[in-house]
RNA sequence: UUCUGUAUGUGGCUACUCCAACCGAAAGGCUGGGGGCGCAAAGUUACCGGUCUAAGGGGCAUGGGCCCUAUGACAGCGGGAUUGCCGGA
Repeated sequence: UUCUGUAUGUGGCUACUCCAACCGAAAGGCUGGGGGCGCAAAGUUACCGGUCUAAGGGGCAUGGGCCCUAUGACAGCGGGAUUGCCGGA
């Protein structure tokens, strides 16, 4: 440098859940602590597909609602891009 993840995990991350605080209209996010499914990129990035929400906007109603819409989110849904640890060849 290239390929690779069968075998290592000191260490790293942490779905979900419990407690406390905060941001948000919601979806969701964030910080600390406990338990804990899992992960070799479960690091970063909304570029493509997908999913969630619908404040604002629009349409229809007009017993209080329904539908559409991302400028809001999800990177632990799949793909792409990009950076990198350890082990092996």
The RNA shown here (c-di-GMP-I riboswitch aptamer) has 89 nucleotides and comes from Sulfuricaulis sp. Rfam family: c-di-GMP-I riboswitch aptamer. Rfam's curators write: GEMM was predicted in a large-scale screen for bacterial structured RNA regulatory elements. Its mean pLDDT, the model's own confidence on a scale to 100, is 82. Lineage of the source: Bacteria > Pseudomonadota > Acidiferrobacterales > Acidiferrobacteraceae > Sulfuricaulis. The sequence was found by an Rfam model in a public genome assembly.